Context: one part of a larger RNA
RNA sequence: CUGGGCGUAAAGCGCACGUAGGCGGACUGAUCAGGUAGAGGUGAAAUCCCAGGGCUCAACCCUGGAACUGCCUUUAAUACUGUCAGUCUAGAGAUCGAGAGAGGUGAGUGGAAUUCCAAGUGUAGAGGUGAAAUUCGUAGAUAUUAGGAGGAACACCAGUGGCGAAGGCGACUGUCUGGACCGAUAUUGACGCUAAGGCUCGAAAGCGUGGGGAGCAAACGGGAUUAGAUACCCCGGUAGUCCACGCCGUAAACGAUGUAUGUUAAUUGUUGGGGUUUCACCUCAGUGAUACAGCUAACGCUUUAAACAUACCGCCUGGGGAGUACGGCCGCAAGGCUAAAACUC
Numbered sequence: 001c002u003g004g005g006c007g008u009a010a011a012g013c014g015c016a017c018g019u020a021g022g023c024g025g026a027c028u029g030a031u032c033a034g035g036u037a038g039a040g041g042u043g044a045a046a047u048c049c050c051a052g053g054g055c056u057c058a059a060c061c062c063u064g065g066a067a068c069u070g071c072c073u074u075u076a077a078u079a080c081u082g083u084c085a086g087u088c089u090a091g092a093g094a095u096c097g098a099g100a101g102a103g104g105u106g107a108g109u110g111g112a113a114u115u116c117c118a119a120g121u122g123u124a125g126a127g128g129u130g131a132a133a134u135u136c137g138u139a140g141a142u143a144u145u146a147g148g149a150g151g152a153a154c155a156c157c158a159g160u161g162g163c164g165a166a167g168g169c170g171a172c173u174g175u176c177u178g179g180a181c182c183g184a185u186a187u188u189g190a191c192g193c194u195a196a197g198g199c200u201c202g203a204a205a206g207c208g209u210g211g212g213g214a215g216c217a218a219a220c221g222g223g224a225u226u227a228g229a230u231a232c233c234c235c236g237g238u239a240g241u242c243c244a245c246g247c248c249g250u251a252a253a254c255g256a257u258g259u260a261u262g263u264u265a266a267u268u269g270u271u272g273g274g275g276u277u278u279c280a281c282c283u284c285a286g287u288g289a290u291a292c293a294g295c296u297a298a299c300g301c302u303u304u305a306a307a308c309a310u311a312c313c314g315c316c317u318g319g320g321g322a323g324u325a326c327g328g329c330c331g332c333a334a335g336g337c338u339a340a341a342a343c344u345c
Base pairs, nucleotide, nucleotide: 004316005315006314007299008298012313014201017198021194022193023192025088026087027086028085029084030083031082033081034080036076037075038074039073040072041071042070049065050064051063052062053061054060091191092188093187094185095184096183097182103177104176107173108172109171110154115149116148117147119145120144121143125136126135162169163168206247207246208245209244210243211242215241216240220236221235222234223233258312259311260310261309262308263307266290267289268288269287270286271285272284273283274282275281294301295300318345319344320343327338328337329336330335
């Protein structure tokens, strides 16, 4: 290299966009670059292989043959691939119409609740727990009634419901804006798929500067428990959680399942369209459950494939050492990315 694999055994980059590259729909014509067939030249000798021979055998040596799977030239055919020219509409885009949606952005508004503040009523307890205590309270707490302040999150609706490439998105109103689906078309005419590098986005935590700070709460303090208790339980409580701008770039970033296209029994629920004989049914796109064939080591998967195929990318090659050291790149740092070996079983 061929070959074998990647749901759970090692293995799908967290996700997208996209450059080079790889691959690419139907028809016609041209060409003959690839590919195919024939011929010629070359492919030194030795080596390898086969046959025969020589050293007593063997190694070794000699003779002959085959081979040297390659390269060059030339001839022929033109189905396939390529190239060139032309045409097409089934892929892809475009236009028009209608509806759905927690898709994104920035602005405003609302009610419930917690906390706090200043009052009214009111009096001795309240909290908390398995039981307690720390804690709060006669300087009037807890409870309750109206009022005010402030921050954060949006009960019910809510649904294996919806939207988004992923991360993710849930009160209401309007602004700007992305995508998908359905229906229609007399539009462009292969414009496509994938994607090394590259570049964008990317939960939580963390970092920088400036705000904000109600509740919660790492660290920390105290009370318990316990043999001990650097915990679980309780009382407090600071970073943080929130906002703006900038960084970080990782997660069991999971469907542990790369993207795209085509094909392959059924049954049943549900979401959004369209048709229709107005509700039985048909159809398109999603989202679930069961299940035949097939696949799988089994578990299981099964038109949302882990089935049958094709194209391209990524990744794996015994356990530990180790996702570590060193080097490089990135980062303010924390650290991230790339990534060994000795040794050992």
A computed fold for a 345-nucleotide part of an RNA from an uncultured prokaryote, annotated as small-subunit ribosomal RNA, central domain.
Its Rfam family is "Bacterial small subunit ribosomal RNA".
The full RNA is in RNAcentral, with records from ENA.
Its mean pLDDT, the model's own confidence on a scale to 100, is 88.